[in-house]
RNA sequence: UGGCGGUCCGCUUAACACAUGACAAGUCGAACGGAACCUUUCGGGGUUUAGUGGCGGACGGGUGAGUAACGCGUAAGAAUCUGCCUACAGGACUGGGAUAACAGUUGGAAACGGCUGCUAAGACCGGAUGUGCCUUCGGGUGAAAUAUUUUAUAGCCUGUAGAUGAGCUUGCGUCCGAUUACGCUAGUUGGUAGUGUAAGGGACUACCAAGGCAUCGAUCGGUAGCUGGUCUGAGAGGACGACCAGCCACACUGGGACGUGAGACACGGCCCAGACUCCUACGGGAGGCAGCAGUGGGGAAUUUUCCGCAAUGGGCGCAAGCCUGACGGAGCAAGACCGCGUGAGGGAGGAAGGCUCUUGGGUUGUAAACCUCUUUUGAUAGGGAAGAUAAUGACGGUACCUAUCGAAUCAGCAUCGGCUAACUCCGUGCCAGCAGCCGCGGUAAUACGGAGGAUGCAAGCGUUAUCCGGAAUUAUUGGGCGUAAAGCGUCCGCAGGUGGUGAAACAAGUCAGUUGUCAAAGAGUGGAGCUUAACUCCAUAGAGGCGAUUGAAACUGUUUAACUAGAGUUUGGUAGGGGCAAGGGGAAUUCCCAGUGUAGCGGUGAAAUGCGUAGAUAUUGGAAGAACACCGGUGGCGAAGCGCCUUGCUGGCCUGAACUGACACUGAGGGACGAAAGCUAGGGGAGCGAAAGGGAUUAGAUACCCCUGUAGUCUUAGCUGUAAACGAUGGAUACUAGGUGUUGCCCGUAUCGACCCGGGCAGUGCCGGAGCUAACGCGUUAAGUAUCCCGCCUGGGGAGUACGCUCGCAAGAGUGAAACUCAAAGGAAUUGACGGGGGCCCGCACAAGCGGUGGAGUAUGUGGUUUAAUUCGAUGCAACGCGAAGAACCUUACCAGGGCUUGACAUGUGCAGAAUCCUCUUGAAAGGGAGGAGUGCCUUCGGGAGCUGCAACACAGGUGGUGCAUGGCUGUCGUCAGCUCGUGUCGUGAGAUGUUGGGUUAAGUCCCGCAACGAGCGCAACCCACGUUUUUAGUUGCCAGCAUUAAGUUGGGCACUCUAGAGAGACUGCCGGUGACAAACCGGAGGAAGGUGUGGAUGACGUCAAGUCAGCAUGCCCCAUACGUCCUGGGCUACACACGUACUACAAUGCUACGGACAAAGGGUUGCGAGCGCGCGAGUGCAAGCUAAUCCCAUAAACCGUGGCUCAGUUCAGAUUGCAGGCUGCAACUCGCCUGCAUGAAGGAGGAAUCGCUAGUAAUCGCAGGUCAGCAUACUGCGGUGAAUACGUUCCCGGGCCUCGUACACACCGCCCGUCACACCAUGGGAGUUGGCCACGCCCGAAGUCGUUACCCCAACCAUUCGUGGAGGGGGACGCCGAAGGCAGGGCUGA
Repeated sequence: UGGCGGUCCGCUUAACACAUGACAAGUCGAACGGAACCUUUCGGGGUUUAGUGGCGGACGGGUGAGUAACGCGUAAGAAUCUGCCUACAGGACUGGGAUAACAGUUGGAAACGGCUGCUAAGACCGGAUGUGCCUUCGGGUGAAAUAUUUUAUAGCCUGUAGAUGAGCUUGCGUCCGAUUACGCUAGUUGGUAGUGUAAGGGACUACCAAGGCAUCGAUCGGUAGCUGGUCUGAGAGGACGACCAGCCACACUGGGACGUGAGACACGGCCCAGACUCCUACGGGAGGCAGCAGUGGGGAAUUUUCCGCAAUGGGCGCAAGCCUGACGGAGCAAGACCGCGUGAGGGAGGAAGGCUCUUGGGUUGUAAACCUCUUUUGAUAGGGAAGAUAAUGACGGUACCUAUCGAAUCAGCAUCGGCUAACUCCGUGCCAGCAGCCGCGGUAAUACGGAGGAUGCAAGCGUUAUCCGGAAUUAUUGGGCGUAAAGCGUCCGCAGGUGGUGAAACAAGUCAGUUGUCAAAGAGUGGAGCUUAACUCCAUAGAGGCGAUUGAAACUGUUUAACUAGAGUUUGGUAGGGGCAAGGGGAAUUCCCAGUGUAGCGGUGAAAUGCGUAGAUAUUGGAAGAACACCGGUGGCGAAGCGCCUUGCUGGCCUGAACUGACACUGAGGGACGAAAGCUAGGGGAGCGAAAGGGAUUAGAUACCCCUGUAGUCUUAGCUGUAAACGAUGGAUACUAGGUGUUGCCCGUAUCGACCCGGGCAGUGCCGGAGCUAACGCGUUAAGUAUCCCGCCUGGGGAGUACGCUCGCAAGAGUGAAACUCAAAGGAAUUGACGGGGGCCCGCACAAGCGGUGGAGUAUGUGGUUUAAUUCGAUGCAACGCGAAGAACCUUACCAGGGCUUGACAUGUGCAGAAUCCUCUUGAAAGGGAGGAGUGCCUUCGGGAGCUGCAACACAGGUGGUGCAUGGCUGUCGUCAGCUCGUGUCGUGAGAUGUUGGGUUAAGUCCCGCAACGAGCGCAACCCACGUUUUUAGUUGCCAGCAUUAAGUUGGGCACUCUAGAGAGACUGCCGGUGACAAACCGGAGGAAGGUGUGGAUGACGUCAAGUCAGCAUGCCCCAUACGUCCUGGGCUACACACGUACUACAAUGCUACGGACAAAGGGUUGCGAGCGCGCGAGUGCAAGCUAAUCCCAUAAACCGUGGCUCAGUUCAGAUUGCAGGCUGCAACUCGCCUGCAUGAAGGAGGAAUCGCUAGUAAUCGCAGGUCAGCAUACUGCGGUGAAUACGUUCCCGGGCCUCGUACACACCGCCCGUCACACCAUGGGAGUUGGCCACGCCCGAAGUCGUUACCCCAACCAUUCGUGGAGGGGGACGCCGAAGGCAGGGCUGA
């Protein structure tokens, strides 16, 4: 959300408690006596049934609590019973005494009784008979019932057999836990004799013996009804045990019998105890839905207090029949499965509307409307089954059929990032939310929410939970263990597993045939029936399990007798740090005594503590303990471990021969050994040396370094039992290319012999092929190919932790979890990045030098602060004299105030007017108001172009946001030498190779080599300027010679300078040396210039989410009488302070006065402005020339010469301030520049730190230009004068190549560890509290069976003296056992 029908299914939880129902088990009068009623022909008959009696209430129905068991499954078995049923055989004779009902009486509230009396039977009892059974073969024992409708039928008793059902026994199978194992067991295991039973049995009792079970898992704990089957899976398996069917168990909980019965220890029977509920007159009673409905409760969750015995089946009955919540049906629930429908055909102006949009369109979409048609379903009406074989139909007037009506009554849910079919818009903005995994969301979300569209399924759809699969992720099929998790530290060895060669026998395994069985249902196959299907029915196959039987003999097994290749024994031989014990040796160290000798020794990066004038260190002698230089070696022996020499004892390997004859391999448990440290006791103690002390280092230094130094290290006897106990590689056997070392041995050859040479065996190394491996790598010493056995692993953390147990003196070791938590943890390799890793190399990077900054004053920028505003941006290098090549207004973006609203600017529409100019008034201006002048241009005469004003609307506008949405441009690494590609090759792949290597270069520049060969972007070169020269051209430039002038002024000339075009020149070209015969380098010659000549322009792939939305452009968002626009004034110029960049100085290599000399490159008509006059000067008045190689700016300055100053806050320095002026400009107050006079601050060379520069460079000196009305200490250029130093690459910084390591990849500004503080979610522990379960001990002991009984009682039978006695029975009492209860301790498990 929801239309219909059919077939199924429906408390998985509380085996929790149950109200109600004439509910679910009654029936028989043909067993019996009564009673009531009806009827009667009075003889009787009929109906009903409380009671006695018979059969049935042991079936059917429910549930799964218990049970790990002969409970179940399967296959066998012997010591049994079996009502009703079937078959056969035989019998039923004769007696007896009671009792309920009933009547009377009586107790009690009730339930239910008591006493007296009467009575029947197919009820009960005795005798007879008796095929049977038992037997000691003498004998003993043991039955019966009649009824009716009187032919017959039914019933009764006994025996035999069958069928059915039931009981019992056995083999095999049947969940988890060893943190349940030196374990469990007392009727326990067995025997004898009994008891008991239908029957075997320690089932029970007595006695005897001491057994029985268990690592092939006993006992204990947990969980669970079992099976056919169901789900899943290719299968093997895994999980489950609803419905249906078989078995078992249970019936409020626990116990018990009723010997009743064929059958029970009995769901709707009984007794007792307990809990609970109900009734009560308080004395006492009643009850048991896990039957069907139903109620409460629990729970995510499961139905009607229905109809009928018509069918099937059951009980009783001769039967009719009665009973039957079994069953047959209906009802409820989309709970499951199956089927059907919600219409079909046509229909493009591709309608409207919606959504989207690049505004063209696209999509919804033939979808709708509209036309034609149909009627499944539905409604109404009519007919109407089968199920029934004579009658009988709950279902049900149901299924089905027919007629009429009318497209009429009927579509949703989920999804749309990938997995996975399906895409756009809007909203939101790490918010809200989504999410199975990866993940999505921080302003353009196909992932959130909505919408449109699409996809999937459909009366359903989606989510959740669970199971199997995928998962080869427990691996039998079918995995692994060098480094990812994983080989026990090593060896011995019981059980177990596995096992050499040839032969014979057997037949356990194995194989084959036949056979029994594995219920039905289900599943498979083939058919059939409901319209189909689901569903139901019929038929039927194979595999497999277990049993029986017959056969085969290859393999495994067993047995027998053999073999020698595995293994072992004996004997001989070689090598060895193999082990244990005893003895011996020298060097060194320390200590001690004495001698010699004098001031230091020792130690470190440097020192100090320490020792020493009380004589050290050094040197001679003695003592002690520990360790054994050289040999010495990827060499030897051994499991770990082992090293001076000699002797004794002893194990193993290798090897020759002989012998035994499979004796072997592995090995759970078990045992032994087992480095160092540690522990116990005794000894020893030289050196070293945890702890500890002191000295240093350091921010600290519980460390590294130094001086001391205890335990220990050594030994004896014990313990511990672990290590990165590693080859991170278990053991054994066999097979599968080689090469090269080394140790030991054997054989051959050779030799007198040793050596040499060749072959083999056993070890120990390196390299390597096939093969293996994720790769690294391994590779006859396998990680290859195979077999056998053992151990171990199953995501990371928690954790090798906790608890329990075992071992230990302890330390601790062994075994060894879970809760919780994460989505990873890990291996190998790759590319980068990084490293206080390595190698090589470069750079004003250091060093060597020169000059600065940092100190002063000022200028300028920034931060901060302030402010109405101090607009904004730039922020390490790579922001800070940066955007800004120049803020008084403007600029201007900021602030205050005053204005405008289609707007200051653009396009379109309409109307009007030419445009335009002038005057007055108001106002701070913008703006407002008023008046006047003026009628233009083109024309095809229709009109058009431009301009202005007004109106309305589209729109304009924004220096508002986002540089982390962008374009473009720029900075930086860095002018560093790198960055890549194609093809090929190698690698599973990421990738590698090329690009690495040897040289060389400024250079990935070049050469050589090379599985690479080529190529591209970079480098270099090509371009510009300067340097030499040739040529061409000489005006505005130049002037050698000629003439001329004050003057290249003029004539003349173009040689020179210069100008500006075209050329030449430099290429390691030449010579010598080095180098590899190369590239190249070094030196030289020539040359103006020499090895890139110098300078510039030129900036690879990329990095920094670098900078810029305020230069421009631009997406999106935002504002719209304002975040737009106009104006006036202010601000950007503030000022305690901090920083950057500059200027000027601090003076004598200087300053000052006067005189004198030499540039280059630029600019100029709104301009530069000569010259002359005035002014101290800035400047001003007049004014020539110049649109510039012509005129002007324009005297360049440092420099040179002469004079003064004489080391001082100065004749240095010039800030600040006062006065007077000039210029620009509407306007210099905030806030310009300049001049003159006056004033004369700080400053005497700058701490830590830090910058630039390698030659025409630094330093120093001036000049010009752009911006610009004005304003330059800034910027960009120009020339003048003109140095010093570079040993070198150890160090600092940056960079390039190769290589090593890496747990980094946001890439070291990375990653990452621990404590503490706080909390207590989870887990463990502590102190406690409180439950459950289990077994055991003791006490009490109900019901009840059994036993005993000397007490009481008793119709049947026997005896009798008739009183009674006996047999037998009952009651009571006592005894054993015994549930519940009580007490005590214990185990397990919760909160």
A computed fold for a 1391-nucleotide RNA from an uncultured bacterium, annotated as small-subunit ribosomal RNA.
The RNAcentral record of the sequence draws on ENA and SILVA.
Rfam family: Bacterial small subunit ribosomal RNA. Rfam links the family to the GO terms ribosome and structural constituent of ribosome.
The coordinates come from a structure-prediction model, not an experiment, and the mean pLDDT is 82.